[in-house]
RNA sequence: GGUGCUGUAGCUCAGCUGGGAGAGCGCGGAUCUUAUAAGUCCUGAGGUCGCGGGUUCGAACCCCGCCAGCACCA
Numbered sequence: 001g002g003u004g005c006u007g008u009a010g011c012u013c014a015g016c017u018g019g020g021a022g023a024g025c026g027c028g029g030a031u032c033u034u035a036u037a038a039g040u041c042c043u044g045a046g047g048u049c050g051c052g053g054g055u056u057c058g059a060a061c062c063c064c065g066c067c068a069g070c071a072c073c074a
Stems, first nucleotide, its partner, number of pairs: 001073007010025004019057001027044001028042004050066005
């Protein structure tokens, strides 16, 4: 330098055929306990969906460019 894959919550990851942004763990609160842990409960907090642009009534998802990581080729 080329090709492919990946990038979504603090971490691990889902997200179908373009229309509600989510789960588990963690964090917070409540309950229970003498207390802690474990358990149970929650309209709980937490997101520029890597960045910029385009298409579209509408983009995490489609298109273009860029950035980062990984693998392979040279």
This is a predicted structure of a 74-nucleotide RNA (transfer RNA) from Streptomyces sp. S07_1.15. The same sequence occurs in records of 3 taxa. Model confidence (mean pLDDT): 81 of 100.